[in-house]
């Protein structure tokens, strides 16, 4: 330095729920709370997937569409704490 990850140390993060805001919505902050994470740190590029206010078609029901969202879906990019085997 690359690779790997211990019943090692030291810190970290926080499913589901419940309680406020904000949003059409999905879902996100923030408090509490812990399923769980060794990149569960960042970054929508590519595939997924949620959503469908605006738009389109349409008498209407619907139906399509991301410029909306998900990094704890998967690949890809970037950066990092620890040092047994």
């Nucleotide at each position: 330095u690359a690779u790997c990850g211990a019943u090692a140390a030291u810190a970290g993060c926080a499913a589901a729920c419940u309680u406020a805001u904000u949003g059409a919505a999905a879902a996100a902050u923030a408090a509490g709370g812990a399923c769980g994470c060794a990149a569960a740190g960042c970054c929508a590029u590519g595939g997924g997937u949620c959503u469908a206010a605006a738009g389109a078609u349409u008498u209407a029901a619907a139906u399509c569409u991301a410029u909306g969202a998900u990094a704890g879906c998967c690949a890809g990019g970037c950066u990092a704490c620890c040092g047994a085997a």
Molecule: c-di-GMP-I riboswitch aptamer